[in-house]
Two RNAs folded together computationally: RNase P RNA and transfer RNA, 452 nucleotides in total.
RNA sequence: UGAGAAGGGCAGGCAGCCGCUGAAGGGAAUCCUUUGGAGGAAAGUCCGGGCUCCUCAGGGCAGGGUGCUGGGUAACACCCAGUGAGGGUGACCUCAGGAAAGUGCCACAGAAAACAGACCGCCGGCUUUUGCCGGCAAGGGUGAAAAGGUGAGGUAAGAGCUCACCGCAUCCCGGGUGACCGGGAUGGCACGGCAAACCCCACCUGGAGCAAGACCAAAUAGGAGGGCGUUCCCCCGCCGGGGGGAUAAGGACUGCCCGUCCGAAGCUCUCGGGUCAGGUCGCUAGAGGCCGAUCGGUAACGACGGUCCCAGAGUAAUGGCUGCCGGCAUGAUCAAGAGUCAUGGACAGAACCCGGCUUACGCCCUUCUCAGGAU
RNA sequence: AGGCCAGUAGCUCUAACGGCUAGAGCACCGGACUCCAAAUCCGGGUGUUGGGGGUUCGAAUCCCUCCUGGCCUGCCA
Numbered sequence: 001u002g003a004g005a006a007g008g009g010c011a012g013g014c015a016g017c018c019g020c021u022g023a024a025g026g027g028a029a030u031c032c033u034u035u036g037g038a039g040g041a042a043a044g045u046c047c048g049g050g051c052u053c054c055u056c057a058g059g060g061c062a063g064g065g066u067g068c069u070g071g072g073u074a075a076c077a078c079c080c081a082g083u084g085a086g087g088g089u090g091a092c093c094u095c096a097g098g099a100a101a102g103u104g105c106c107a108c109a110g111a112a113a114a115c116a117g118a119c120c121g122c123c124g125g126c127u128u129u130u131g132c133c134g135g136c137a138a139g140g141g142u143g144a145a146a147a148g149g150u151g152a153g154g155u156a157a158g159a160g161c162u163c164a165c166c167g168c169a170u171c172c173c174g175g176g177u178g179a180c181c182g183g184g185a186u187g188g189c190a191c192g193g194c195a196a197a198c199c200c201c202a203c204c205u206g207g208a209g210c211a212a213g214a215c216c217a218a219a220u221a222g223g224a225g226g227g228c229g230u231u232c233c234c235c236c237g238c239c240g241g242g243g244g245g246a247u248a249a250g251g252a253c254u255g256c257c258c259g260u261c262c263g264a265a266g267c268u269c270u271c272g273g274g275u276c277a278g279g280u281c282g283c284u285a286g287a288g289g290c291c292g293a294u295c296g297g298u299a300a301c302g303a304c305g306g307u308c309c310c311a312g313a314g315u316a317a318u319g320g321c322u323g324c325c326g327g328c329a330u331g332a333u334c335a336a337g338a339g340u341c342a343u344g345g346a347c348a349g350a351a352c353c354c355g356g357c358u359u360a361c362g363c364c365c366u367u368c369u370c371a372g373g374a375u
Numbered sequence: 376a377g378g379c380c381a382g383u384a385g386c387u388c389u390a391a392c393g394g395c396u397a398g399a400g401c402a403c404c405g406g407a408c409u410c411c412a413a414a415u416c417c418g419g420g421u422g423u424u425g426g427g428g429g430u431u432c433g434a435a436u437c438c439c440u441c442c443u444g445g446c447c448u449g450c451c452a
Stems, first nucleotide, its partner, number of pairs: 001371010012325007020037007039347001043358002046356005051209004058258004063205005068082005083096005097200002102198002104194003119140002121136006148166006167189001168187008213281004223271006231246006250262004273451002288308005294303003328344006376448007385401004394432001403419005425441005
C1' cells in the first nucleotide's frame, strides 16, 4: 500500500431569533413565565416476557415450539463459555438430539438403491466356435450415493480369507459437572443417505390482545329475520303473576374426551339503528438510566453503594434560519507539507411498556490476518 | 396500532407425497389465405415460479429472511 477478519463508539456542540407541544404556576382574556420534549434502529412484527380480560386456565390426547454441553436471565429461537464436525493459506466463520424403535422416500442412469445383486470382466469345467453351467466381487461402467480404506500375504481367480495400520462396534480404565477427550482389550465388520419426511426422545406451551380492560356521558326503532331450546318438583290457598330447586338439550373453559361452571332464562348468526369513533383512567418510576480504582464470576451476568427523574400526544408536538467553535471526507490552490477557500453529512419519526433477533444506513476508532514493497 | 392472508407467462388458472426441459385457455408474435383486414389454418412459450440465503443428489413445493399487494377491527342498546 492492497485485500480481508473480529469488536467497539458517535449520530456534532453553543448562542440568538421565529415556531410546535406535555406538565406546573399566573391571568378576566387573545395569552405570559418556568421546565421537559425521539432512535440505534422508534422499522419489520420474527421470537420472548410484563400488564389486562376471558370461570386463574385442572387432567389426558391432539396441535405448536425448541433441540451438542454447561451457565446467564423475568423469559427466549437471545447472550456467554466450552465440545465435536465442516470451510478458509490465515485472522476467523458456519453447522449441531436420535437413521442400531418403526414406517416412508432415494427420479433418471445402472446388474443392483438396501432381506442385496451380477452388465462388461476374471477364473474353472463342458463345447469346434457362438454358447451353457459353476465360482468371484478385486477391476471397468452407471450414479449425488454401490455394502469399510491403504498395503502385503494368499488363491484357479478372488474376497477381512489372513495380517499390519487407519476407521467402526462392544467392553474396561483414567480425566471432565457435562458435551466429550485419552488409553487398553476384544470382534473380521454387523450399521448407505434423508427427520428444514412422518416419527421417537427430552423440555416448554391455555386464548386473546391497550381497538386489552375500568368508569362516566350522549343518542335511538331497546328493531327485524334465521337456527337451537322452552321439562319436572316445591312454596306464596287456587287462576294470573312471582320466588326457590333439580336436571335434559344447549352453551363456556378457542380442536377432542374427562372434569368443572352456566342453565329454562336465554344462547348464537345475519341485517338494521344510534354515536360519528365522545370524555377520564389504563399511561409511563421502570426486569429504569448513569457512575464505582467495590465484591463474586474466565465471561454473559449478579450483588452492593451512590446519584438522577429522562416524551406521554390522540390526526398526532419534538422544526426552521443565522452566526461561532470542533472535527471528518472530497476537490481547488502549492513541487510537497502547513494554511486558505468551496462542497457534503446517511437510514429514518415514539403511540401500553420492556429484553432480543432481523433488516435499512453515514462516519470514526481499536485489535488481528494474508500478500506485496521500502528501510 | 393490532391481527391475518396472498404472490406462478401480459391476464385467469394447473402442476398427488420434492423428480427429468413447469403446462392449459385467452392474449401476443411469425407465416399462409386476402387488394387490405377480420375469421380460419400452420408454427412459436414469451417465466430469475416476488427477491435472497439454507436443507437435499435434486426446491414452484420444505425452513429462514426481506419485499410487494390485499383484508378485518371500537363503543351503546

Rfam match: Bacterial RNase P class A. The family's RNA type in Rfam is ribozyme.